[in-house]
c-di-AMP riboswitch aptamer (ydaO/yuaA leader) from a Deltaproteobacteria bacterium, 176 nucleotides, folded computationally. Its Rfam family is "c-di-AMP riboswitch aptamer (ydaO/yuaA leader)". Its family is annotated with regulation of gene expression and cyclic-di-AMP binding in the Gene Ontology. Of the family's consensus pairs, 96% are formed in the model. Its mean pLDDT, the model's own confidence on a scale to 100, is 76.
RNA sequence: GGCGACGUACCGCCGAGUCCCGCGAACGCGGGAGCGGGGGAACCAGCGUCCCGGUUUGAUGGUCGAGUCGUCGCCGGGACAGGGGCGCAUCGAAGGGGAAGAAAAGUCCCCGACGUAGGGCAACUCUUCGGCCCAAGCCCGUCAGCUAACCUCGCAGGCGUCGAAGGGGAGAACCU
Numbered sequence: 001g002g003c004g005a006c007g008u009a010c011c012g013c014c015g016a017g018u019c020c021c022g023c024g025a026a027c028g029c030g031g032g033a034g035c036g037g038g039g040g041a042a043c044c045a046g047c048g049u050c051c052c053g054g055u056u057u058g059a060u061g062g063u064c065g066a067g068u069c070g071u072c073g074c075c076g077g078g079a080c081a082g083g084g085g086c087g088c089a090u091c092g093a094a095g096g097g098g099a100a101g102a103a104a105a106g107u108c109c110c111c112g113a114c115g116u117a118g119g120g121c122a123a124c125u126c127u128u129c130g131g132c133c134c135a136a137g138c139c140c141g142u143c144a145g146c147u148a149a150c151c152u153c154g155c156a157g158g159c160g161u162c163g164a165a166g167g168g169g170a171g172a173a174c175c176u
Stems, first nucleotide, its partner, number of pairs: 011160004018033006034155006044145001048080008058072004082143001083140004091115002095111005118134004124171006
């Protein structure tokens, strides 16, 4: 001097995840502001399938005549299937594996390249051209539509280094 790795500080990015005060030696505890989420009226919207029981002081068809025949409605009980939340992260799918079945077609379950709804990228915001990325994960537990009052919860975690951190337009702010 060069290359690589790690750490710290500043700066910056995704995200609601920031700031202040008090107690305490400290781990921590409590409170406030601000930002974010959930539950929760009226009105409106919505209310699955099957089985059993009750019901004509529910309806309709049919019949000489009917709740005693058919199809429904309402109430109660049971079985099955579900349903919902945070988040941009949804939908499809070549191909592969498995289950039941004698097997085929198909059905169901799992993985899934690739694409896609949608989302992010540097110095204030919006927009445009272009390039580069993400398109996950977690939770509730049969239960929750919207929703004023009201109730309640969170304030984490993870990244970046000379750059597409590119170019254009408009508007702010600051300075002169």